A computed fold for a 76-nucleotide RNA from Sulfuricurvum sp., annotated as transfer RNA. Rfam family: tRNA. From the family's description: Transfer RNA (tRNA) molecules are approximately 80 nucleotides in length. It is annotated as a transfer RNA. Its family is annotated with triplet codon-amino acid adaptor activity in the Gene Ontology. The organism belongs to Sulfuricurvum, within Bacteria.

């Protein structure tokens, strides 16, 4: 430069035919323990990378970009 895949919650990832986002870890509370893990119960946690565009309605489809990881090119 070129292709292609990714980009959701502190962290790993899901999210079906477009209908207002969830799991497991961590983190808080509480319960159990002399006490600390563990374990059981609950609770809290999101600009779904950004801009437009379709559409009654976008995480979700189209576009343009930032980013990140692969592969191919180039490298006097």
């Nucleotide at each position: 430069g070129c292709c292609g895949a990714c980009a959701u919650a502190g962290c790993u990832c899901a999210g079906c035919u477009g209908g207002u986002a969830g799991a497991g870890c961590a983190a808080c509370u509480g319960a159990u323990u002399u006490g600390u893990a563990a374990u059981c119960a609950g609770u809290a946690g999101g600009c779904c990378c950004g801009g437009g565009a379709u559409u009654c309605g976008a995480c979700u489809u189209c576009u343009c970009g930032u980013g990140u990881c692969g592969g191919c090119a180039c490298c006097a």